[in-house]
Context: one part of a larger RNA
RNA sequence: CGAACGUUGGCGGCGCGCUUAACACAUGCAAGUCGCACGGACGGUUUCGGCCGUUAGUGGCGCACGGGUGAGUAACGCGUGGGCACCUGCCCUGAGCUCUGGGACAACCACGGGAAACUGUGGCUAAUACCGGAUGUGCCCCGAGGGGCAAAGGAGCGAUCCGCACUUGGAUGGGCCCGCGUCCGAUUAGCUCGUUGGUGGGGUAACGGCCCACCAAGGCUUUGAUCGGUAGCUGGUCUGAGAGGACGAUCAGCCACACUGGGACUGAGACACGGCCCAGACUCCUACGGGAGGCAGCAGUGGGGAAUCUUGGACAAUGGGCGCAAGCCUGAUCCAGCGACGCCGCGUGGGUGAGGAAGGCCUUCGGGUUGUAAAGCCCUUUUGGCGGGGACGAUAAUGACGACCCGGGGAAUAAGCACCGGCUAACUCCGUGCCAGCAGCCGCGGUAGACGAAGGGUGCUAGCGUUGUUC
Numbered sequence: 001c002g003a004a005c006g007u008u009g010g011c012g013g014c015g016c017g018c019u020u021a022a023c024a025c026a027u028g029c030a031a032g033u034c035g036c037a038c039g040g041a042c043g044g045u046u047u048c049g050g051c052c053g054u055u056a057g058u059g060g061c062g063c064a065c066g067g068g069u070g071a072g073u074a075a076c077g078c079g080u081g082g083g084c085a086c087c088u089g090c091c092c093u094g095a096g097c098u099c100u101g102g103g104a105c106a107a108c109c110a111c112g113g114g115a116a117a118c119u120g121u122g123g124c125u126a127a128u129a130c131c132g133g134a135u136g137u138g139c140c141c142c143g144a145g146g147g148g149c150a151a152a153g154g155a156g157c158g159a160u161c162c163g164c165a166c167u168u169g170g171a172u173g174g175g176c177c178c179g180c181g182u183c184c185g186a187u188u189a190g191c192u193c194g195u196u197g198g199u200g201g202g203g204u205a206a207c208g209g210c211c212c213a214c215c216a217a218g219g220c221u222u223u224g225a226u227c228g229g230u231a232g233c234u235g236g237u238c239u240g241a242g243a244g245g246a247c248g249a250u251c252a253g254c255c256a257c258a259c260u261g262g263g264a265c266u267g268a269g270a271c272a273c274g275g276c277c278c279a280g281a282c283u284c285c286u287a288c289g290g291g292a293g294g295c296a297g298c299a300g301u302g303g304g305g306a307a308u309c310u311u312g313g314a315c316a317a318u319g320g321g322c323g324c325a326a327g328c329c330u331g332a333u334c335c336a337g338c339g340a341c342g343c344c345g346c347g348u349g350g351g352u353g354a355g356g357a358a359g360g361c362c363u364u365c366g367g368g369u370u371g372u373a374a375a376g377c378c379c380u381u382u383u384g385g386c387g388g389g390g391a392c393g394a395u396a397a398u399g400a401c402g403a404c405c406c407g408g409g410g411a412a413u414a415a416g417c418a419c420c421g422g423c424u425a426a427c428u429c430c431g432u433g434c435c436a437g438c439a440g441c442c443g444c445g446g447u448a449g450a451c452g453a454a455g456g457g458u459g460c461u462a463g464c465g466u467u468g469u470u471c
Base pairs, nucleotide, nucleotide: 001468003467004466005465006464007463010346011345012344013343014342015341016339017338018304023302024301025300027299028298029297032061033060034059037058038057040055041054042053043052044051045050068257069256070255077182078181079180080179081178082177083176084175086174087173091170092169094167099133100132101131102130108123109122110121111120112119113118138149139148140147141146153162154161155160183229184228185227190220191219192218195217196216197215198214199213200212201211202210232254233253234252235251236247237246238245239244259280260279261278262277263276282293283292284291285290310336312335313334314333318332319330320329321328322327349379350378351377352376359370360369361368362367386407387406388405389404393401416460417459418458419457420456421442422441423440427455428454430452431451437444438443
């Protein structure tokens, strides 16, 4: 120290827990929500006007956040300090507008196809879906004459509330550019043709060989280009007197990736982990025609490995999405479970007790030692277990979790591990006899304070040793 192994193991608090196969994944859950945008359908009710509930579809917002992983990347990727040719949904702010028309497509109905996934044709229909016209506070373009760009309504008896469109500014988030810094190898010395620059264009939110046509022949490099190897970077972490060295788990910021490779669509934002298309490998279903899938989300399984957890509870809190709201969703999160994996705290009892009992070990056979240790006597009840209650966290209300408090009983439920030749703290006996063995170094063993066992001792203590790694 994110450890592992051996052995031992009572409790609590706070943390941490696949470092290996970015190997393959059964099952469940992890992103929905809005009926105050819309038409239906179904159920309930009815004073027959309607009202209430549910929700497959159209529509809106979200799904680009949050969560995971470290494969790739030696790079403007990251760190730091600057810069501009740019964008920014929701939110805040200011000034305004919301006028008038139209045609569709789902759902639904009818008829079909298919094993399934799903799908075809015809017909009907609503909207905050879609398309015209008008207006232009404004905004954009301009040859300064002009040209172009909008919209949507809903709820309520009402006051009013929620929305819509255009636009200005803000805030936030992002895009791009530059200086400097950022591992090893020269047994890698030359590299480069969109390559380096220019003109003109295209493209983008935006600068730019980003892309294209033409022109010039440049650009980089021993201050290490190119090539090869290794690696996500940082705040930090460990160590050290410091300088430095090593590392980059947890937490936080940035980046990259989402079965492998490629591509775009939608959108304010993606080239999109639980979206789409194509190709590939793999797995599954099939009526063989054709289809389905992607845990590097949370649990969990197999595999690999010295090695790393529950297919748990709750949305109570914090935060997020949607909604006027009530609320719904949330494996984010908060908790609980498992593991001495780590740090910290507590306990395994306290007092008294010598005829120094018995037993063990040693002995010069006198005794010594284990040793106040035990027994005995007198106490206490932490912890655990049993019964009962339950604060802060959260208050107007709401507690998944839960410290803690009260009661009764009883010394009860609780000690091990390594070492004892020198370094290095702690010695004798027996066994063995260069054997068996020990060992970090020196070295022990051919009659041993160094091996094995015992008694005793030393050191740590719910741990103690060993191994590995780093300083």